[in-house]
RNA sequence: GCCGCGGUAGCUCAGUGGUAGAGCGAAAGCCUGAAGAACUUUGCGUCGGGUGUUCGAUUCACCCCCGCGGCA
Numbered sequence: 001g002c003c004g005c006g007g008u009a010g011c012u013c014a015g016u017g018g019u020a021g022a023g024c025g026a027a028a029g030c031c032u033g034a035a036g037a038a039c040u041u042u043g044c045g046u047c048g049g050g051u052g053u054u055c056g057a058u059u060c061a062c063c064c065c066c067g068c069g070g071c072a
Stems, first nucleotide, its partner, number of pairs: 001071007010024004018055001025044001026042004048064005
């Protein structure tokens, strides 16, 4: 340099056009002498950045940034 895959919650990852979810973690409550466990509640998010297509974009197109793999 070329090709492919990926970037979504604190972490690991779903979600392939209709205003975003799971597990773990966290916080609050309940319980306890105090904690742990159990139970209840709360997503805790500019969906890497920008432009475009569309009535509507996490999702499609293009450019850029970052990571991983392959070729040279």

This is a predicted structure of a 72-nucleotide RNA (transfer RNA) from a Candidatus Wolfebacteria bacterium. The prediction has a mean pLDDT of 80.